[in-house]
Molecule: c-di-GMP-I riboswitch aptamer
Organism: Evansella vedderi
């Protein structure tokens, strides 16, 4: 330095849920709260998944259908950065 991940040490993040708020929604942000996480740090680059405002199409009308430019990194892969040092 790389790989690896301990009943180690110092720490870190924060699921569900509640409140407030943004948003058409999915979901995000803040506070509380901890299910868990060795990258549960960052990036929407590839895939998957979620939503459908707008658009398309149908239709007497409603409902329903298709579609991401929206979202998800705590879904996976990829790229970048990174604490400690037992086996």
């Nucleotide at each position: 330095c790389u790989a690896c991940g301990a009943u180690a040490a110092a720490g870190g993040c924060a699921a569900a849920c509640u409140u407030a708020u943004u948003g058409a929604a999915a979901a995000g942000u803040a506070a509380g709260g901890a299910c868990g996480c060795a990258a549960a740090g960052c990036u929407a680059c590839g895939g998957g998944u979620c939503u459908a405002a707008g658009g398309c199409a149908u239709a007497u009308g409603a409902a329903a259908g298709c579609u991401a430019u929206g979202a998800u990194c705590g879904c996976c892969g990829a790229g970048c950065u990174u604490c400690c040092g037992a086996a």